[in-house]
């Protein structure tokens, strides 16, 4: 300077002008139960007060996020019988922490990948069983043996070799004989090669053999056990005996360890209104049905359920937001976290509000263009003007995880390469 | 709020570990005087996208990304 790796902060500022919701105050503002008075008198009508509440009208504070999102986990809360016991079914899986809990997070191990900073990993168990491994290949999971390779046996033939004889120009050539070599077969040995494949029954080298072969033997790699030493452990080092070697899949089924009891803020609760039944079926201690929303068991309510026609109702209010909360600071702790203190925290919509316009400025982009550097490409830096300023939208509330995302900014650090 | 499926050729569907496939449509030829229909041939895929599992994914996991359905 370049190239990277990890954390972490912001998410345009500021004035106006309309607009929108929540709460709170204001009104010679409208509205109206209850009461009051007068008529009628079981239901009504007239008319006054006006507390409260709604409406409406001016005022005033306040009004989205890091992800409010997606709805993958986990809790809080509420009801349900405080939650029983089995099966099933579902989830999680090195190891120690850490929390309300968690599939998170921290730290460490293990293993892969990067020169490195670091960064990935659903990371029990394949001697408890079951499946599956396509094409290739002789063989694909347990040993087999297709070709080879080797020793015997039986058969065959003279083409080589040996052997006899005859010839010679001394290079051979004819002629006989023989089963070592060669040919088929056969029943045995053998696992050294065979090159396919993602994977080939441990690797080199010797030793042996008829040919081999952990058959031995050295060395190497891995396996299981014992024993020291480090670690809370996951695991790490080191010695040693053994058998000579054992494949891969569990994000197949399955095995083991641990977790899970159902619904959910439209849980739930309070208040006001409003309406009419009727038909079938089932059932009433021989028990329908309901708690129980996966069976069964056991507990518990129990006289009504179910269907199908028909009739009302869809209002308020509580729940509701201050919370396992946020900032700084101290102390424990390697960290995640956690104890103490201090201060700070003014959305609660219910068809569903937080927005539009302009102005100055800021930030990035793009075109003009001045100026300084350079041969240049170009970087700097000023000036005018244009365009943009992401992703996204609370609905009980929390911890997380995942996923969008214009840009700028900050902090550790890692590699190269120059300079002092 | 809570459960469920599904994306494969223009179009409607098959294939749930081992060279992607069928009707129909669409090019071509062949029967016809022609056209349909019949018949022969023949082309066309990122399996919705990305990461992982495995030797090997359309098939299995796991985040998206679009769809559509059931119950309060």
């Nucleotide at each position: 300077u370049g190239a990277g790796u990890c954390g972490g902060u912001c998410a345009g500022a500021c004035g106006g002008u309309c607009g929108c919701g929540u709460c709170g105050a204001u009104g010679c503002u409208g509205u109206g139960a209850u009461c009051c008075c007068g008529g009628g008198u079981u239901u009504c009508c007239g008319g006054g007060c006006a507390a409260c509440g709604c409406a409406c009208a001016u005022c005033g504070c306040c009004g989205a996020g890091g992800a409010a999102c997606g709805u993958c986990c986990g809790g809080g809360c509420u009801c349900c019988a405080c939650a029983g016991g089995g099966c099933a079914a579902g989830g999680u899986g090195a190891u120690g922490g850490u929390u309300a809990a968690c599939a998170g997070c921290c730290a460490u191990c293990c293993g892969g990948g990067g020169c490195g900073a670091c960064c990935c990993g659903c990371g029990g168990g394949a001697c408890a069983g079951u499946g599956c491994c396509a094409c290739a290949g002789a063989a694909a999971a347990c040993a087999g043996a297709c070709c080879g390779c080797c020793a015997c046996g039986a058969c065959g033939a003279a083409c080589c070799a040996c052997c006899c004889g005859g010839c010679u120009u001394c290079g051979g050539c004819c002629g006989g004989a023989c089963a070592g070599g060669c040919g088929u077969c056969g029943g045995g040995g053998u696992a050294a090669g065979g090159g396919u494949g993602a994977a080939a029954c441990g690797g080199u080298g010797g030793u042996g053999u008829a040919a081999g072969a952990g058959a031995c033997c050295a060395c190497c790699a891995g396996c299981a056990c014992u024993c020291c030493a480090g670690g809370u452990g996951a695991c790490u080092g080191g010695a040693g005996u053994g058998g000579c070697u054992a494949g891969g899949u569990a994000a197949a089924c399955c095995c083991c360890a641990c977790c899970u009891g159902g619904a959910g803020c439209a849980a739930g609760g309070u208040c006001a209104g409003a309406c009419a039944g009727c038909a079938a079926g089932c059932g009433u201690u021989c028990g329908a049905g309901g708690g129980c929303g996966g069976c069964c068991c056991g507990c518990c309510c129990g006289a009504g359920c179910u269907u199908g026609c028909g009739g009302g109702u869809a209002g308020a209010c509580c729940g509701c937001u201050a919370g396992a909360g946020g900032u700084g600071c101290u102390c424990g702790g390697c960290a995640a976290c956690g104890a103490g203190u201090a201060c700070c925290c003014g959305a609660g919509a219910u068809g569903g509000a937080u927005g539009a316009c302009c102005g100055u400025c800021c930030g990035u982009c793009g075109c003009a263009u001045g100026c300084c550097g350079g041969c240049a490409a170009c970087g700097g830096u000023g000036u005018a003007u244009g365009a943009c300023g992401a992703c996204a939208g609370a609905a009980c509330c929390c911890g997380g995880c995942g996923u969008a995302c214009c840009g700028a900014c900050c902090g550790a650090c890692u590699c190269a390469u120059c300079c002092a | 709020g809570g459960g469920c499926c599904c994306g494969u050729a223009g179009c409607u569907c098959a294939g749930u570990g081992g060279u992607a496939g069928a009707g129909c449509a669409g090019g071509g030829g062949a029967c016809u005087c022609a056209u349909a229909a019949u018949c022969c041939u023949u082309a066309g895929g990122u399996c919705g996208c990305a990461g992982g599992u495995u030797c090997g994914a359309u098939c299995c996991c796991u985040g998206c990304c679009g769809g559509g359905c059931c119950c309060a």

Predicted 3D model of RNase P RNA and transfer RNA as a complex of 492 nucleotides. Rfam match: Bacterial RNase P class A. By type it is a ribozyme.